[in-house]
RNA sequence: CCGUGCUAGACGGGGCGUUAGCGGUGUCCUGUACCCGAAAUCCGCUAUAGCGGGGUUGAAUUCCUGCCCGCGGGCAACUGCGCAGCUGGUCUGGGGUCGGUCGGCUGGUGUUGAAGUCUGGGUCCUGUGCAAUCAAGGUUUAUGAACCCCGUCAGAUCCGGGAGGAAGCAGCGGUAAAUAAAACCCUUGAUGUGCCGCAGGGACAACCUGGAUGGAGCCGGUUGAUUGGCUUUCGCAGCAGGCGGGCUGCACAACGGCAGGUGCACGG
Numbered sequence: 001c002c003g004u005g006c007u008a009g010a011c012g013g014g015g016c017g018u019u020a021g022c023g024g025u026g027u028c029c030u031g032u033a034c035c036c037g038a039a040a041u042c043c044g045c046u047a048u049a050g051c052g053g054g055g056u057u058g059a060a061u062u063c064c065u066g067c068c069c070g071c072g073g074g075c076a077a078c079u080g081c082g083c084a085g086c087u088g089g090u091c092u093g094g095g096g097u098c099g100g101u102c103g104g105c106u107g108g109u110g111u112u113g114a115a116g117u118c119u120g121g122g123u124c125c126u127g128u129g130c131a132a133u134c135a136a137g138g139u140u141u142a143u144g145a146a147c148c149c150c151g152u153c154a155g156a157u158c159c160g161g162g163a164g165g166a167a168g169c170a171g172c173g174g175u176a177a178a179u180a181a182a183a184c185c186c187u188u189g190a191u192g193u194g195c196c197g198c199a200g201g202g203a204c205a206a207c208c209u210g211g212a213u214g215g216a217g218c219c220g221g222u223u224g225a226u227u228g229g230c231u232u233u234c235g236c237a238g239c240a241g242g243c244g245g246g247c248u249g250c251a252c253a254a255c256g257g258c259a260g261g262u263g264c265a266c267g268g
Stems, first nucleotide, its partner, number of pairs: 001268006009057003012030005020046005034054004063261006072252001074250003078246002081244003085239004091235001093234002095231015116213008124201006130194002132191007140181004149174004157166003
């Protein structure tokens, strides 16, 4: 140096999360890089840090070490660019809303008397009267007692010598208890009925109404100007790193690149 056969090793890695820590199941980024079993209130290990069973490859492009590059996620600072949040009406920027004044247009009303002023009354409370309504009773009418209500009592009965008298059923008439009726009338009671009357009280803020005075306005709509309030509603200003973005840094870091290192046995 070559050939054959073995062994160490390799058969993905990383971030997050979890953990005393290391791996795994989980999730994400890379990338294509064995199979089976269990594993998030978890599974197995101990700085030599997965466990159990099997398979392929195997000392070099494939294993190990160092350096370079930097997909990617993580953390932190800064930044008010976007969204959301908070504050501000001492922002006179825009809206919305409520008023005042003046003007234009217009409607109603007013010498059959406006505004204003004075005065009385009502709308309020209490008592009472009246009316209404309701209820009860009375009144009126009708029915209504076989007998134990009244009157009259046919027939019949009884007493008497007779004249006459007596009791009395049916019928008829009336009446009691009771039943029914409806309005007029009378009496009593009641009320979120009416505001009709009277009396006492309250209250002049509002409305209505009467009178007096007064002597020409008064009450609205719309629009323009101006002015005074309220309003975080839109802008504006500020705060603020909550979310996203931008920028910087810190570690970690796949893939890739470069350089180096690394067994055993046998035979030639």
Molecule: Bacterial large signal recognition particle RNA
Organism: bacterium